[in-house]
Context: one part of a larger RNA
Formats: sequence, structure tokens, C1' cells
RNA sequence: CUGGGUGUAAAGGGAGUGUAGGCGGGACUGUAAGUCAGAUGUGAAAUAUGCCGGCUCAACUGGCAGACUGCAUUUGAAACUGCGGUUCUUGAGUGAAGUAGAGGUAAGCGGAAUUCCUAGUGUAGCGGUGAAAUGCGUAGAUAUUAGGAGGAACACCAGUGGCGAAGGCGACUUUCUGGACUGUAACUGACACUGAGGUACGAAAGCGUGGGGAGCAAACAGGAUUAGAUACCCUGGUAGUCCACGCCGUAAACGAUGAGCACUUGUUGUUGGGAGCGAGAGCUUUCGGUGACGCAGUUAACGCAAUAAGUGCUCCGCCUGGGGAGUACGCACGCAAGUGUAAAACUC
Repeated sequence: CUGGGUGUAAAGGGAGUGUAGGCGGGACUGUAAGUCAGAUGUGAAAUAUGCCGGCUCAACUGGCAGACUGCAUUUGAAACUGCGGUUCUUGAGUGAAGUAGAGGUAAGCGGAAUUCCUAGUGUAGCGGUGAAAUGCGUAGAUAUUAGGAGGAACACCAGUGGCGAAGGCGACUUUCUGGACUGUAACUGACACUGAGGUACGAAAGCGUGGGGAGCAAACAGGAUUAGAUACCCUGGUAGUCCACGCCGUAAACGAUGAGCACUUGUUGUUGGGAGCGAGAGCUUUCGGUGACGCAGUUAACGCAAUAAGUGCUCCGCCUGGGGAGUACGCACGCAAGUGUAAAACUC
């Protein structure tokens, strides 16, 4: 290279956008680069193959043939691919009309609860556990009432419900704003798909500067448990968790399932629209999403099964025995932590 794979055995990039590249709808026409056919030249000899010979045979060797699958020139063909032209509307997009939504962003604002502070009532306990103790409390706690402060999160609604490319998004109001869906068919007329590099996004933790700090809580301290207990349990408690700006760039970033298009029995929920019928309840049907079950098919099995892991096509990423090792070295990025890329010796 050919070939085989990638849900769970090794293997889908965390996820968008998009450059090069690859690949690409219907009709007509031209061209002749690819493609196909013919001709000519060349493709040395030897070797190799087939046939026939020569050494007594064979090795060895002679002759003939085909072949040398190629290249060049030339003459044609025009279905397919390419290229040029004309055209079409189904793919794709736009417009106008509607719809649903925790999609994003910024500002404002609300109630419940925890904690703290002040004041009142009130008195000896409270708290905590398997049981305790540390702890808090006669300097008046816990409980309860009123008022105040502050931070964080938004009970019920809530739903294998919704939205988003993924990460993710949940009180309410407003600002700015992205996308999707439905029906329509006015417009463009293949403008499409994928996408190496590139670029912007990317939970939590962590880092930098400045704020903030109620609750929770790594580290830490104490009390228990225990043979020990650097834990599980308890009492405290600092970073952090929150905000602004800037980094980091990783996760079991999971559906462990890349994206797009087409095709392939069904049944039943739910969600957002449309159409028809019906007095209504509702029924039938259609498009988009999200679930359950299940046929064919597929799979090593489990299972998947129109949201495919079925049947095909296009493009990209990745895999090639275990360990060494996602390590060393080098390079790049980063303030650092580290991240990305990524071996070998050796060993089984």
C1' cells in the first nucleotide's frame, strides 16, 4: 500500500465555524483533459514462460514464438467524469405570515430559609451521636416575639417536559440578541455536503488582580471509634464556592455511538405547529422534536432496530498485543499547575 475495523474487545476529535482539499441535483449543447477503440514507432540483449533441438541424461546451452501489461505520435468515438455555454426547481438559501421555549447578554427587583446583630419574654440547659465527648450556656444560651444587616440559592409549578453546537440553561420584570419549527411558494437558481491546518466556544477544580463572604467546606485543630485511624461519625474551621476582568483548556466533556443525504414492516406515549371532518367530546392525517416496545436485517453476544449499531453514498478523526507510557526527549503554549504533540531500550 491492499485489506479490516472504531456502542461495551484497541479505536469517534469535547463541540461549533470555516480555508485548502475531497465530493456533489435535473435538461440541452460544445469540447475532448480523463476514458474507450484503431494504426505507426519504440519497449536492446540476456533472464523468465511455451514449443522444438544439442552435449548418453541433467545442470548447462541453441533456435523460434508469445510476452515485455509501458511510453510517444496519430486517426476516431462521445455514454460517463472534467471543462465552457444555455436553462430548470425538487437540494440549499431569502422574503412575507405565524408558533413554542430554564437559548444568550445586561440592568432592576421579590419572597421563603440559614447565619449574625439589637431589643422583649423566659430559665437551665442546648447541641450532637450507635452511644458519647469536644463545643455553646447563669457574663442568661437553646426556645419564642419584634426590628435590622448581609450573602448565596431560587421550594411548589417540574414532566424519560422545553431550549442550546457542545459545555450547559430554572423566581420575576425589562433591555439588546441568536437559533429552531409550521404553513405559504413571492425571490435567487446548485449558491450544496464534509472539512487537514486555522479560529472563536468549552463543566468542575486551579491561577492572577481587585472586591465580597450568609451557608457549605479541601487543608487544619479538637472529640470519638479503633490494635492503630494521618479515615468513615461529631464540634469547629481557612482557601474555595459568589462578583468583575484576565488566564487555564481538561472530564466517565457519555448516547462510552463523528457529520450529511437517501432508502427500509409496525404499535404506543409525550411535546411544538398545520390541514380535514364533527354541534361538542373527539377522530383522521401531515411536518419537526423527545421516549417505550418491537418485524426484517444486523451483532461475538448483550443488544440496536426510521433518533439504526439495518441497506447504500460522500467527507473527516482515530485503531493495529499487554506493560514500559499518555511517560522520556525535543518543540509549542501557560504566571504556575500543567496541557498538546509523542517515542525507544527492555520485558511478558
Record summary
Predicted 3D model of a 348-nucleotide part of an RNA (small-subunit ribosomal RNA, central domain) from an uncultured bacterium. The RNAcentral record of the full RNA draws on ENA and SILVA. Its Rfam family is "Bacterial small subunit ribosomal RNA".